[in-house]
Context: one part of a larger RNA
RNA sequence: GGACGAACGCUGGCGGCGCGCUUAAUACAUGCAAGUCGAACGAGAACCAGAGGUGCUUGCACUUCUGGGGACAGUGGCGAACGGGUGAGUAUCACGUGAGAAACCUGCCUCGAAGAUUGGGACAACAGAAGGAAACUUCUGCUAAUACCGAAUACCUUCUUUUUAACUCCUGUUUUUAAGAAGAAAGCUCCGGCGCUUCGAGAUGGUCUCGCGUCCUAUCAGCUUGUUGGUGAGGUAAUAGCUCACCAAGGCAACGACGGGUAGCUGGUCUGAGAGGAUGUCCAGCCACACUGGAACUGAGACACGGUCCAGACUCCUACGGGAGGCAGCAGUAGGGAAUCUUGCACAAUGAGGGAAACCUUGAUGCAGCGACGCCGCGUGCGGGACGAAGGCCUUAGGGUUGUAAACCGCUUUCAGUAGGGAAGAAAGUGACGGUACCUACAGAAGAAGCCCCGGCCAAAUAUGUGCCAGCAGCCGCGGUGAUACAUAUGGGGCAAGCGUUGUCC
Repeated sequence: GGACGAACGCUGGCGGCGCGCUUAAUACAUGCAAGUCGAACGAGAACCAGAGGUGCUUGCACUUCUGGGGACAGUGGCGAACGGGUGAGUAUCACGUGAGAAACCUGCCUCGAAGAUUGGGACAACAGAAGGAAACUUCUGCUAAUACCGAAUACCUUCUUUUUAACUCCUGUUUUUAAGAAGAAAGCUCCGGCGCUUCGAGAUGGUCUCGCGUCCUAUCAGCUUGUUGGUGAGGUAAUAGCUCACCAAGGCAACGACGGGUAGCUGGUCUGAGAGGAUGUCCAGCCACACUGGAACUGAGACACGGUCCAGACUCCUACGGGAGGCAGCAGUAGGGAAUCUUGCACAAUGAGGGAAACCUUGAUGCAGCGACGCCGCGUGCGGGACGAAGGCCUUAGGGUUGUAAACCGCUUUCAGUAGGGAAGAAAGUGACGGUACCUACAGAAGAAGCCCCGGCCAAAUAUGUGCCAGCAGCCGCGGUGAUACAUAUGGGGCAAGCGUUGUCC
C1' cells in the first nucleotide's frame, strides 16, 4: 500500500447492486416449510330440487323415496432419496484430476419388438361392541379396486446341458443350434387417449477399482492377527477378508508406517511484476451430518433433516397405569459474544411434485423490510461581489490572517418534497413487487458535512494553560516554567457520507 462476512469511537443526505451468527453442531415457545390424483376404488356428510306421508297454528316442523351435490376420513398410485440447512466428524479414493468396470444398477423419459387369457380370497373405510385420562388399541360383521394371490400363454428373458463361429484385455466377451425347467399383465375414459406386462437399445443419475496430487509434528520408530495372501462357501446390483471355515506367514514403514494435533475438499478469493504466500464467507461442483449412539424396513433410489425401531441425555403432558418431542428448513426466542436482520408479501415470473387437464402445493424462488456492512454513482449549489464589514485569532500595536469567505446582487433546481400521468417484466387470461421505475409540472438555495491529523518518518504552526503533573505515543521519543509532540483555541493539511482505531492476511 492492498484486502475483509468485520467490530469499536465520532458523524450521517439520496440511490443502485451485493452481503449480513465467523462465537454455543447450545436449548427452543408459536406459525408455516410436501403434497397431489375422484380420468384407480368403495362409501358418502352438509346443502339444493321434485314427489309422498304425519302433526297441525294452512305454511312451518319431522320423516321416506328419487335426482343433483360433493366436504372430511379411508384403500390405492406417484412424490416424499429432489429442493432447503449446516461443517460437527473426516488427513480419507473424502476431494481434484486422469484412466478402468470383460465386475455393476438405473423409477419417471425416448425408440423398437411382443403381449394383456381365466379365476379366487381378503383387508381398511363403514356398522356394532369393548378398553384407556390421553396417545391410541382390541374383538365381531359387511365391502371395492390399477391393492393381494393362483392358473394359462411366452416373440422374449434367466438357469442347466449341448452345438457353431468370430474376437480379445488373464479370468473371458459376443454370436449360433438343440433339449429341458422357471418367469408376465390392469384397467380407466369426456372415446381423443391415458395407463399395464416382458424383452432389447438409448438418455439421465448412481456404484465400485486404480495412477498422481492434497497441513503440522520424530520431544510419535516401529505398526498389524481379518492383519497379508490362497482354497472353498456365504453375501452384494457388482469386484473384494465384505463375512465365515481351513491353510500359509505374511503385509506396511526413515521416499516417514503407526501415533498425536489441526482441518470439510475444489472451482475460486486476497495479495504479489511473477514465482509464491494466505484463504475457502457469498455463488457453483462434490462429500459428510440431521438431539447422541446403533439398526434395519419400504422403495428404482435411503440405512432416510420435517419416516420406523432400540438405547441414552434433555424437555413437556399425565387420572401415575402410560404417552409426546427433536429449527444445522423460513421467520422468531433465550443464551453465548466485540458482533450479524422481519414471527413480512406472493406463487405474477423461473423451477419442482402430483394430475389427462383445469388446477393444487411449494419460507425453493421472486420481492419487500432492517443494517453506511461493502462496492459504485449523485448531491449538499453556480456566477459576480471590498486594497477587504463585524466578530475571532495573532501582533513588533503599524498591521497580518480568517477572506470573495460572509453580507449583498443575479442565476439554476440534480437529489429530496408536493401534484398529475404511469410501464416492461405476460405468449390468450393471470403482476407479489407497486401507483414501484420512469415522464411531466410546481415551489424555493431552499432539507443535506463530518472525521482524523499538523516534532521527524509524513502534507500541514502559532498562542494560551500545564509544569516528569495531567497526559501523548506506530517507531524514535515528548512533558521537570519561552512544549510547533500534553490540553484548549485560531489557523492549516488530508480524506469525505464517511473518517479514524483495533484485529487478521499478503
Small-subunit ribosomal RNA, 5' domain from an uncultured bacterium, 506 nucleotides, folded computationally. Its mean pLDDT, the model's own confidence on a scale to 100, is 86.